[in-house]
RNA sequence: CGGGUCGGCCAGGCGGCCGCUCCGAUUAUCGAUCGGGGAGGAAAGUCCGCACUUCAUAGAGCACGGUAGCGGGUAACACCCGUCGCCCGAAGCAGUUUGCGCUGACAAGGGUCGGAAUAGGAGCACAGUGACGAUGCCUGUGUGGCUACACGGUCAGGCAGGAGUGAAACGGCCAACCUCUACCGGAAGCAAGGUCAAGUCGGAACGCUAUGAGGCUGCUCGCCCAGUUCCAGGUGGGCUGCAUGAGGCCGGUGGCAACACUGGCCCCAGAUAGAUGGUCGCCCCUGACAGAAUGCGGCUUAUCGGUCGGUCCGGUGC
Numbered sequence: 001c002g003g004g005u006c007g008g009c010c011a012g013g014c015g016g017c018c019g020c021u022c023c024g025a026u027u028a029u030c031g032a033u034c035g036g037g038g039a040g041g042a043a044a045g046u047c048c049g050c051a052c053u054u055c056a057u058a059g060a061g062c063a064c065g066g067u068a069g070c071g072g073g074u075a076a077c078a079c080c081c082g083u084c085g086c087c088c089g090a091a092g093c094a095g096u097u098u099g100c101g102c103u104g105a106c107a108a109g110g111g112u113c114g115g116a117a118u119a120g121g122a123g124c125a126c127a128g129u130g131a132c133g134a135u136g137c138c139u140g141u142g143u144g145g146c147u148a149c150a151c152g153g154u155c156a157g158g159c160a161g162g163a164g165u166g167a168a169a170c171g172g173c174c175a176a177c178c179u180c181u182a183c184c185g186g187a188a189g190c191a192a193g194g195u196c197a198a199g200u201c202g203g204a205a206c207g208c209u210a211u212g213a214g215g216c217u218g219c220u221c222g223c224c225c226a227g228u229u230c231c232a233g234g235u236g237g238g239c240u241g242c243a244u245g246a247g248g249c250c251g252g253u254g255g256c257a258a259c260a261c262u263g264g265c266c267c268c269a270g271a272u273a274g275a276u277g278g279u280c281g282c283c284c285c286u287g288a289c290a291g292a293a294u295g296c297g298g299c300u301u302a303u304c305g306g307u308c309g310g311u312c313c314g315g316u317g318c
Base pairs, nucleotide, nucleotide: 001314002313003312004311005310006309007308008307009306010305012283013282014281015280016279017278018277020038021037022036023035024034025033026032027031040289044300045299047298048297049296050295051294052189053188054187055186064185065184066183067182068181069083070082071081072080073079084114085113086111087110088109093104094103095102096101115180116179120178121177123173124172132171136159137158138157139156140155142151143150144149193240194239195238196237202231203230204229205228206227212225214224215223216222247266248265249264250263251262252261253260254259284287
């Protein structure tokens, strides 16, 4: 310098004006002022694994579902790291060729790969007598039939040895077909759950049963009914769960690594019809996919581009 491959980070920038939401302080409290915070690498799919909550649960087994080399990490996992085997993996190289081409070994790196095939069952295209039923098939013969042909417990010989077919010939392949072995797994989910509690309905006690305004009824009688307090239930609604956490940043130590331990610093969205926006100006490389709703760890999928680095192969120069 050329090519391959793997990974990290960013996700238009700056300024003015007008807004929205949360927290704190002050205040003259339906508010105002000041200060501070305000989406993502995937917030997505809801595919795995957990936390948390309620319910269920003596123990063991069956069923069902999941995982699968070996070792490690983790709260846990189907995730991550290391490693072994197998497969994939360019230019170039080597062999071969007149050449095109073919074959072989190989890098970084990658993989929906990975227990068991004498426990058993199923399956194995085409070709082939036969593909795992030899209880079959082929040839001759026999029987039926005019023939074509059909039948086979009428028999005889042959085919698992060779040749041939084929990826594979009673030697096998296949478990991402069932199965077996080992290990793991209770169910439902924040609309979980907890709590406060208008109104209405119900119950109890007290009280009035004076006036009847009212109801059963048009009238008479009779009965019920107005008020206060308490109780139960828990609708509308409020609060909580719910933002200090398997937390983030910068170091140190151990480890190949994933990661662990440790020191210092930081508090970094929390709505409930749902905030995180609008507009103007300037600049640039003209800006993708997309937006929280209990939280966390992964995987997968979508994504205009930019930037930094590791590593391998080849060429050239010193």